[in-house]
RNA sequence: AGAGCCAGCCAGGUAGUCGCUGGCCGAAAAGGCUGGAGGACAGUCCGGGCUCCGCAGGACAAAAUGGUCGAUAACGUCGACCGGUCGCGAGAUCAGGGAAAGUGCCACAGAAAGCAAACCGCCUCAGUUCGCGCCUCGGCGCAAUUGCAGGUAAGGGUGAAACGGUGGGGUAAGAGCCCACCAGCAGGCAAGGCGACUUGCCUGGCUCGGCAAACCCCAUUUGGAGCAAGGCCAAGCAGGGGGAAGCGGCUGUCCGUCGCGUUGACCUCCGGGUAGGCUGCUUGAGGCCGCGAGCAAUCGCUGUCCCAGAGAAAUGACUAUCGGCAGCUCAGGCUGCAACAGAACCCGGCUUAUCGGCUGGCUCUCUCA
Repeated sequence: AGAGCCAGCCAGGUAGUCGCUGGCCGAAAAGGCUGGAGGACAGUCCGGGCUCCGCAGGACAAAAUGGUCGAUAACGUCGACCGGUCGCGAGAUCAGGGAAAGUGCCACAGAAAGCAAACCGCCUCAGUUCGCGCCUCGGCGCAAUUGCAGGUAAGGGUGAAACGGUGGGGUAAGAGCCCACCAGCAGGCAAGGCGACUUGCCUGGCUCGGCAAACCCCAUUUGGAGCAAGGCCAAGCAGGGGGAAGCGGCUGUCCGUCGCGUUGACCUCCGGGUAGGCUGCUUGAGGCCGCGAGCAAUCGCUGUCCCAGAGAAAUGACUAUCGGCAGCUCAGGCUGCAACAGAACCCGGCUUAUCGGCUGGCUCUCUCA
């Protein structure tokens, strides 16, 4: 210098004007002060807090997860490590238990795709021949060819995948059939590691295909619903329960009279409950700085800060200027562009979207000193 790998961060700044909205001051809908979106606030996919309901115990079903050790409130998340695969490498990636429990599947091609099978080839046997050779003249050998006879799994061919590999022995030809070495598997032992696992030694020819995000088996985990959860206050009307003998009109009062009323009126008390209001509600597994423990995820301590809390719902617009990017340029400037999204009980994750940038660590190649 070029090409890459990994991790983290920002998401325009400032000023002014006009608005919107929560809170406070205020007699005030005057006015003033002050708070007001995000890294995803999206998808609502996991996990928890909180709340209500349920719950003696056990089993089944269903779902999720699946190397080990740790982190955590918890997780299906994260970290470190182990193993497989990919990459020269930094690193990436894995749904990473079981296929010698059972069932099922393995397209096309191919003889054969799972337990035995034979297309070409090779070998043996039996036959055939205007073939060749020998010769004791009807036999032998060789070659070719035929067979619904047999052997073979070395070689060819098919396939993503074909039942270990190389060499030697052996054989009619072959074959772990036998042997040596290598690879794998199973069993045993030793050493290291908390562990996954790694390394080494011994024994056994044991050589066993793949797929479980196919059924299934094994292990672990999981009660349900969600802030429209839940709690408190509570009109009017209707209805329920209790008390109650009177009540209303003529009529201001008394008498009288009419009507209603013990099948409960009028009045009154009680409780449920609707509208509505309050609460839950934002101080929290909280943010920032520093120190410490740890490889890390993360944790501990000190200091400091308070940062939306609403009604179907505010968080905006314009101007100037400074930055960013792109284009043009007479190098002074001019013009244009600026993403994805957007709170509603709160946290931890995951996944997805995203203009333009910034920082740190590392790898490979080339060049120069």
Bacterial RNase P class A from a Planctomycetota bacterium, 369 nucleotides, folded computationally. The prediction has a mean pLDDT of 79. The gene name in the source record is rnpB. Rfam family: Bacterial RNase P class A. Rfam classes the family as a ribozyme. Lineage of the source: Bacteria > Pseudomonadati > Planctomycetota.